[in-house]
Model confidence (mean pLDDT): 81 of 100. The RNA shown here (SAM riboswitch aptamer (S box leader)) has 103 nucleotides and comes from Neobacillus terrae. It matches the Rfam family "SAM riboswitch aptamer (S box leader)". Rfam describes the family as follows. The SAM riboswitch is found upstream of a number of genes which code for proteins involved in methionine or cysteine biosynthesis in Gram-positive bacteria.

RNA sequence: CACUUAUCCAGAGCGGCUGAGGGAUCUGGCCCAAUGAUGCCCGGCAACCUGUUAAACAAGGUGCCAAUUCCAGCAAAAUGUUGAUCAUUUUGGGAGAUAAGGU
Numbered sequence: 001c002a003c004u005u006a007u008c009c010a011g012a013g014c015g016g017c018u019g020a021g022g023g024a025u026c027u028g029g030c031c032c033a034a035u036g037a038u039g040c041c042c043g044g045c046a047a048c049c050u051g052u053u054a055a056a057c058a059a060g061g062u063g064c065c066a067a068u069u070c071c072a073g074c075a076a077a078a079u080g081u082u083g084a085u086c087a088u089u090u091u092g093g094g095a096g097a098u099a100a101g102g103u
Base pairs, nucleotide, nucleotide: 003101004100005099006098007097008096013042015041016040017039021032022031023030026073027072028071029070043065044064045063047062048061049060050058051057069095074092075091076090077089078088079087080086
């Protein structure tokens, strides 16, 4: 790494350094970015574990800190339209992320 379970519509700085890309991969969109992306530090949040722990609280272990996992892509159903191979909504998958277990 495989695998299992749970969760993913909330939350998180006009700080310092760095200096060009970033939003998981691919595709199509759409956004963020020299008024500073990214990474590191500080700071913060509180998802899971932990704290006798049901809640509150704490912040020890991981994690996280633009936009619903930014939206969609696979399938089904419903609605709208004169009609539809169009649009919208809902649900379920798939993939991903995080935690704990496990190996």